């Protein structure tokens, strides 16, 4: 430097659920809590999913505004070990 993730070390993150709080809502934030995670670090394109509003032939779908990156994908950086 390239590739890989069977096992190990150090460090890290934190699902469900509970409490508080913001929001019509999806959901966010803080604390508790660990199911898991080698990118479950960061960025955010596209797809997916979800919420709200409007329209509609009421079939679901279209449009708009949002939410989600711990659904997939993309960019970028990085720990350990092995070749």
């Nucleotide at each position: 430097u390239u590739a890989a993730u069977u096992a190990c070390a150090u460090a890290g993150c934190a699902a469900a659920c509970c409490u508080g709080u913001a929001g019509u809502g999806a959901u966010g934030c803080a604390g508790g809590g660990a199911c898991g995670c080698a990118a479950a670090a960061c960025c955010g394109u596209g797809a997916g999913u979800c919420a709200c509003g409007c329209g509609u032939u009421c079939g679901g779908u279209g449009c708009g505004u949002g939410a989600u990156u711990g659904u997939c994908u993309g960019g970028c950086u990085g720990c350990a070990u092995u070749c």
This is a predicted structure of an 83-nucleotide RNA (c-di-GMP-I riboswitch aptamer) from [Eubacterium] cellulosolvens. The sequence is in RNAcentral, with records from Ribocentre. The source organism's lineage runs through Bacteria, Bacillati, Bacillota, Eubacteriaceae and Eubacterium. Its Rfam family is "c-di-GMP-I riboswitch aptamer". From the family's description: GEMM was predicted in a large-scale screen for bacterial structured RNA regulatory elements. The coordinates come from a structure-prediction model, not an experiment, and the mean pLDDT is 75.